The part of an RNA shown here (small-subunit ribosomal RNA, 5' domain) has 545 nucleotides and comes from an uncultured prokaryote. Model confidence (mean pLDDT): 80 of 100.
Context: one part of a larger RNA
RNA sequence: GAACGAACGCUGGCGGCGUGCUUAACACAUGCAAGUCGAGCGCGAAAGCCACCUUCGGGUGGCCGGUAGAGCGGCGAACGGGUGCGUAACACGUGAGUAACCUGCCCUAAGGCUGGGGAUCUGGGGAUAACUAUUGGAAACGAUAGCUAAUACCGAAUACGUCCACAAUGUCAUGAGACGAUGUGGAGAAAGGGGGCUUCGGCUCCCACCUUUGGAUGGGCUCGCGGCUCAUUAGCUAGUUGGUGAGGUAAUGGCUCACCAAGGCCGAGAUGAGUAGCUGGUCUGAGAGGACGAUCAGCCACACUGGGACUGAGAUACGGCCCAGACUCCUACGGGAGGCAGCAGUGGGGAAUAUUGCGCAAUGGGGGAAACCCUGACGCAGCAACGCCGCGUGGGUGACGAAGGCCCUUGGGUCGUAAAGCCCUGUCAGUAGGGAAGAAUUCCUUGGUGGUUAAUACCCAUCGAGAUUGACGGUACCUACAAAGGAAGCACCGGCUAACUCCGUGCCAGCAGCCGCGGUAAUACGGAGGGUGCGAGCGUUGUUC
Numbered sequence: 001g002a003a004c005g006a007a008c009g010c011u012g013g014c015g016g017c018g019u020g021c022u023u024a025a026c027a028c029a030u031g032c033a034a035g036u037c038g039a040g041c042g043c044g045a046a047a048g049c050c051a052c053c054u055u056c057g058g059g060u061g062g063c064c065g066g067u068a069g070a071g072c073g074g075c076g077a078a079c080g081g082g083u084g085c086g087u088a089a090c091a092c093g094u095g096a097g098u099a100a101c102c103u104g105c106c107c108u109a110a111g112g113c114u115g116g117g118g119a120u121c122u123g124g125g126g127a128u129a130a131c132u133a134u135u136g137g138a139a140a141c142g143a144u145a146g147c148u149a150a151u152a153c154c155g156a157a158u159a160c161g162u163c164c165a166c167a168a169u170g171u172c173a174u175g176a177g178a179c180g181a182u183g184u185g186g187a188g189a190a191a192g193g194g195g196g197c198u199u200c201g202g203c204u205c206c207c208a209c210c211u212u213u214g215g216a217u218g219g220g221c222u223c224g225c226g227g228c229u230c231a232u233u234a235g236c237u238a239g240u241u242g243g244u245g246a247g248g249u250a251a252u253g254g255c256u257c258a259c260c261a262a263g264g265c266c267g268a269g270a271u272g273a274g275u276a277g278c279u280g281g282u283c284u285g286a287g288a289g290g291a292c293g294a295u296c297a298g299c300c301a302c303a304c305u306g307g308g309a310c311u312g313a314g315a316u317a318c319g320g321c322c323c324a325g326a327c328u329c330c331u332a333c334g335g336g337a338g339g340c341a342g343c344a345g346u347g348g349g350g351a352a353u354a355u356u357g358c359g360c361a362a363u364g365g366g367g368g369a370a371a372c373c374c375u376g377a378c379g380c381a382g383c384a385a386c387g388c389c390g391c392g393u394g395g396g397u398g399a400c401g402a403a404g405g406c407c408c409u410u411g412g413g414u415c416g417u418a419a420a421g422c423c424c425u426g427u428c429a430g431u432a433g434g435g436a437a438g439a440a441u442u443c444c445u446u447g448g449u450g451g452u453u454a455a456u457a458c459c460c461a462u463c464g465a466g467a468u469u470g471a472c473g474g475u476a477c478c479u480a481c482a483a484a485g486g487a488a489g490c491a492c493c494g495g496c497u498a499a500c501u502c503c504g505u506g507c508c509a510g511c512a513g514c515c516g517c518g519g520u521a522a523u524a525c526g527g528a529g530g531g532u533g534c535g536a537g538c539g540u541u542g543u544u545c
Base pairs, nucleotide, nucleotide: 001545002544003543004542006541007540008539009538010537013391014390015389016388017387018386019384020383021349026347027346028345030344031343032342035075036074037073040072041071043069048063049062050061051060052059053058082302083301084300092226093225094224095223096222097221098220101219102218106215107214109212110211111210112209114156124154125153131146132145133144134143135142136141162187163186164185165184166183167182169180170179171178172177192207193206194205195204196203197202228274229273230272235265236264237263240262241261242260243259244258245257246256247255277299278298279297280296281292282291283290284289304325305324306323307322308321327338328337329336330335355381357380358379359378363377364375365374366373367372394424395423396422397421404415405414406413407412428486430481431480432479433478434477438472444466445465446464447463448462449461450460451459489534490533491532492531493530494515495514496513500529501528502527503526504525510517511516
C1' cells in the first nucleotide's frame, strides 16, 4: 500500500446492488418448512335450514352432501434446504477403466393387457383397514369378534422379446471373457379408470398397467497422477498378504467364512501424533509465489450420541423405524413423548452478526387427466454505513476586506469572498397527482389446420382471437408545488509524513507505530486559533499478502 463475512470509538442525509453467528455440531418455548390424487377403492357425518309428527322432552324425512373427515391404495417424501462434527481418505481434483454393474419417472421401438371350459352368458380366489359390537389403558396406544372394496394381495392362462440349463457354432477380444445366430427343455407378466357412439354384441379415443430393445439422466466400483505439519514418531501388520472353494452383492474384491501358503508396507517416510471438509475459486503480488476456502457453483460427510436393519429404482433415510445412552417434558407411578447443523425466534457463549414479516404473481420442485393443492426452495419486503458504487448537503455575485475570534514588532496580519446582502437553481428528502415493465402461460369460450376413428362424437397436436392472473406496491418512474430551506464529520500537523503559532503544565499530568517528547520560553502533553488529509465517513484494533 492492498484486502476483510470484521469488531470498537466519534460522526451520520439519500439511493442501487450485494453481504450478515467466523464463538457453543451448546440447549431449545411457539408457529410454519411434504404433500397430493375421488378420473384406483369402500365408508361417510355434524352444525344450520325446511317440512311433518309430538307426551313439548323430542322424533322422522329432505337439503346441506356423496361435502367435511379419517381409512385402504398409488406416487412423492433419497429432491429441495442446513451445517462442517468427523475425515490425511480414491474424501476431493484431474484423466482413464467397468469384457465386473444398477438406473423409478422421461424419450424411443416392438409385443401384450385374457385364456380355458362353454355357446343364453359367464369371466379366478382368499383376505383386510375403514365401519359395527364388546373391551383394556390416566395417556400414548391397543385387544377380541363380525362386515366390505380396489390399480392392494395371491393364483391360473398366454410369451414377440427376456432369463436359466444343455448341445454344437461364427465374429471379436484377451486375464478371466464379450457379442451374435441355431436347436431342445425350463422359468417368469399385467389393472383398471375416464370420455364418445351403440342395434347393448361391441367399436373407438385418452390416461394407466405388463414384458422387452435402445437412449438419456443419475449413480456404484476400480486405477494413474496431484495437493498439510512433525523423525524430539522407525519400524508397522493375523483377515494381516496371497491362493482354492463357498457365501454375499446390482457388481469386482478378505467384503465375509472354511482350508492352505507366509506373506504385505516402509527412509521416494510405512506406522503413529497433530491439524484440516476438498475443489472451481478469493485476497495479495510485476510475476514466481504466499495466505485463505464467507457468499455463489460442483463433490463429500453429518443430522442429540453410538449401533442396526426395514421399505424402496434409489437411503448419511435431518422433519421414518428399532435398540442402547445422556438430556428435557407429561404421568393416575403402571408407563409414555421429544430431537431447529430447515425458516423465523429464545436463552447461553461472545468483541460481534438481522424479522417469531408478505406471497406462491414469477422461476423451480412434488402430486394430479386437469382445475388445482402443497412448497420458510424461491421471489420480495424489514433491520445493520457491514461492503462496493452513485448522488446530495447549493450556484453566481459580493469589501484594498463588516462584526467577532486568534496572532502581533501595535504598523498590521489571518480566518476571508468566507459571512451578511443581491440574483438564481431545485438533485435528494417533503407534499399532491398520474403510474409501470416484470404476464409467459394454464384453464374457459370461439375459429382454422392436421391426426385418430365407422364417425362431422369424443380425444390429441398445432396456429390464432377473446377473457383471466402481481406478493413486491400505488413501489420504480413522470409531473407539479413551496423552500437554501432538513443534510459534515473524523483523524492528524517533531522526523519518517502533507500540515504552526499562542496559552496552560513543569520528568508532573500525559504522548508514543519507530526514533523518542515532558525537569519554566514544549511546532511532540492538554486547550485554542490556524492548517493538512480523507469525506458520509474517518480513525483504532485484529488478520493475510